[in-house]
Context: one part of a larger RNA
RNA sequence: CCCACGUUAAGGAACUCGGCAAAUUAACUCCGUAACUUCGGGAGAAGGAGUGCUCCGGUAGGGUGACUGGAAUACAUAGGAAACUUUGUAUCGAAAGGUAGCCCGAUGGAGUCGCAGAGAAUAGGCUCAGGCGACUGUUUAUCAAAAACACAGGACUCUGCUAAAGCGAAUAGCCGACGUAUAGGGUCUGAUGCCUGCCCAAUGCUGGAAGGUUACGGGGAGGAGUCAGGAGUGGUAACAUUCCGAAGCUCUGAACUUAAGCCCCAGUGAAUGGCGGCCGUAACUAUAACGGUCCUAAGGUAGCGAAAUCCCUUGUCAGGUAAGUUCUGACCCGCAUGAAUGGCUUAACGGUCUGAGCACUGUCUCAACGUGGGGUUCG
Numbered sequence: 001c002c003c004a005c006g007u008u009a010a011g012g013a014a015c016u017c018g019g020c021a022a023a024u025u026a027a028c029u030c031c032g033u034a035a036c037u038u039c040g041g042g043a044g045a046a047g048g049a050g051u052g053c054u055c056c057g058g059u060a061g062g063g064u065g066a067c068u069g070g071a072a073u074a075c076a077u078a079g080g081a082a083a084c085u086u087u088g089u090a091u092c093g094a095a096a097g098g099u100a101g102c103c104c105g106a107u108g109g110a111g112u113c114g115c116a117g118a119g120a121a122u123a124g125g126c127u128c129a130g131g132c133g134a135c136u137g138u139u140u141a142u143c144a145a146a147a148a149c150a151c152a153g154g155a156c157u158c159u160g161c162u163a164a165a166g167c168g169a170a171u172a173g174c175c176g177a178c179g180u181a182u183a184g185g186g187u188c189u190g191a192u193g194c195c196u197g198c199c200c201a202a203u204g205c206u207g208g209a210a211g212g213u214u215a216c217g218g219g220g221a222g223g224a225g226u227c228a229g230g231a232g233u234g235g236u237a238a239c240a241u242u243c244c245g246a247a248g249c250u251c252u253g254a255a256c257u258u259a260a261g262c263c264c265c266a267g268u269g270a271a272u273g274g275c276g277g278c279c280g281u282a283a284c285u286a287u288a289a290c291g292g293u294c295c296u297a298a299g300g301u302a303g304c305g306a307a308a309u310c311c312c313u314u315g316u317c318a319g320g321u322a323a324g325u326u327c328u329g330a331c332c333c334g335c336a337u338g339a340a341u342g343g344c345u346u347a348a349c350g351g352u353c354u355g356a357g358c359a360c361u362g363u364c365u366c367a368a369c370g371u372g373g374g375g376u377u378c379g
Stems, first nucleotide, its partner, number of pairs: 001374008010365002014363001019360001027051005036041001038191001052112005061104004067097002073090004078085002113117001125358007132350002137149002153189007166174002193344003197275003202272002204268005211263003217257002222252005229244006276294005303337001304334001315331005
């Protein structure tokens, strides 16, 4: 010097990004316990008091318990229409009571010892306010446990059973499911409470079918090649050459016909998404309930708001502090909030995040001493 511990005067967060770490608290019994609340909670809220040993006294009381007791049941018996009743038997024994013994066991009172009685060890610090997420749960094995994921609940959508969706090369087989729309698949949201506004122009989806466009196929007007043959020209002829050309075969091929789709017409937002500008106006000023105008599919409703969203910004005011870029409550001028990409609340909950306080402390003022281990130096 390092590591792990222990103690500390006075102060008590002045430390620090931040009370990180440490300290405080801690058991049992009794008293007492707020706001708020989904009436369950909150709550061990908070905040207090007591605790040893001896004696009254193993007392009061509680449990068990031989036994007492004779409900009910079964069978039989007698009566009765039945319900039921009488009597008897049973190795049938309920409630209630309860001796001895055994087990548990206070409150209270009297006394007594110590510095100290949950005598050591193990054993919640608490409160207030706010953000986020309802909650228990899950997660980056090895830097992230969270506000992320999941969740119950909500909604939309597909699927009528050989279901849809999915696996598979498959018309096999399987899964869904030995299920059947209160079922199964997909997507979004995320308890509860109050709610969820406007826009269907674009994109998507669903439906429609008059018209336009549109493939293969059908169709076969026509064209081309080949060719029996025919005609012309040259030649005495053989032959040469030019033109026309039936049927067949081959190639090509117009009109016309022809589906979904697209164009088109509707619907649809808890589908993807979107939700304006300028100018003027009230008898101080300021502001603008009001008016005008342009554009749009429609121009942001309720709620919330310098927010996990606000650039300017440490916005302004108020609170808390001697002093507060954080925090809380308001304001609204929302650069660039906003309604299941959910909006706003919300008791309970959280190894969550933020701010404040009480208690407590070597975090600090400011360091000291001690214990154990290591390093180093000397031997």